[in-house]
RNA sequence: GGGUCUUUAGCUCAUUUGGGAGAGCGCCUGUUUUGCACGCAGGAGGCGGCGAGUUCGAAUCUCGCAAGAUCCA
Numbered sequence: 001g002g003g004u005c006u007u008u009a010g011c012u013c014a015u016u017u018g019g020g021a022g023a024g025c026g027c028c029u030g031u032u033u034u035g036c037a038c039g040c041a042g043g044a045g046g047c048g049g050c051g052a053g054u055u056c057g058a059a060u061c062u063c064g065c066a067a068g069a070u071c072c073a
Base pairs, nucleotide, nucleotide: 001072002071003070004069005068006067007066010025011024012023013022019056027043028042029041030040031039049065050064051063052062053061
């Protein structure tokens, strides 16, 4: 320098004709206990890496940029 892949909640990851953004763990509150843990009930937490385009409508399609991984030279 070139090719490919990845980027979604605090962490690890889902999310298929393009239309409802989710799970486990963690965190908070209540309940339970002499107390803690476990269990049970509920809750908070996301501009989906950044920008632009296509579309009635984009996490999803297209382009550019950034970061990371990998392969080739």